[in-house]
A computed fold for a 136-nucleotide RNA from a Chloroflexota bacterium, annotated as c-di-AMP riboswitch aptamer (ydaO/yuaA leader). It was read from a public genome assembly, where an Rfam model found it. The prediction has a mean pLDDT of 78. Rfam family: c-di-AMP riboswitch aptamer (ydaO/yuaA leader). Gene Ontology terms of the family: regulation of gene expression and cyclic-di-AMP binding. About the family: This family represents a conserved RNA structure found upstream of the ydaO and yuaA genes in Bacillus subtilis and related genes in other bacteria.

RNA sequence: AAAUUCCUCGAGCCUAAUUCCUUGGGUAGGAAGCGGGGGAACCAUCAGUUUGGGGCGAAUCUUGUGCCGUGCAAGUAGGGCCACUCUUUCAGCCCGAGCCCGACAGCUAACCCCGUAAGCUCUAGAAAGAGAAACG
Numbered sequence: 001a002a003a004u005u006c007c008u009c010g011a012g013c014c015u016a017a018u019u020c021c022u023u024g025g026g027u028a029g030g031a032a033g034c035g036g037g038g039g040a041a042c043c044a045u046c047a048g049u050u051u052g053g054g055g056c057g058a059a060u061c062u063u064g065u066g067c068c069g070u071g072c073a074a075g076u077a078g079g080g081c082c083a084c085u086c087u088u089u090c091a092g093c094c095c096g097a098g099c100c101c102g103a104c105a106g107c108u109a110a111c112c113c114c115g116u117a118a119g120c121u122c123u124a125g126a127a128a129g130a131g132a133a134a135c136g
Base pairs, nucleotide, nucleotide: 010122011121012120013119018032019031020030021029033116034115035114036113037112038111043106050103052104053101054100055099056098061075062074063073064072065071078095079094080093081092084131085130086129087128088127089126090125
């Protein structure tokens, strides 16, 4: 000097997944915010009920190839990022999974129930419009 690893602090990304309170302490509890499910009338469906059905999520679908051990490849509906914020456009880079309910659910006021995990990055394109901040 470089690389790697660990710890602390900071700034960000994805996502609903954040903040606060309580307690001597706490892995316990509570509240707010955000998010999801069930659940009338009316409406909808005149279909559905093993070819089971349904939910969360952007994560559906098509083709090819292999396999009989269900893998791999190319696309695709759709989704995300590029650093003051939002919208639009162009360019570039990525994702396009996984899990749950358990015979059962259209919508749905009142009402009832549930979640608030996890995983990453470290100076990170441009243009237009509106705004914010800073400066004067």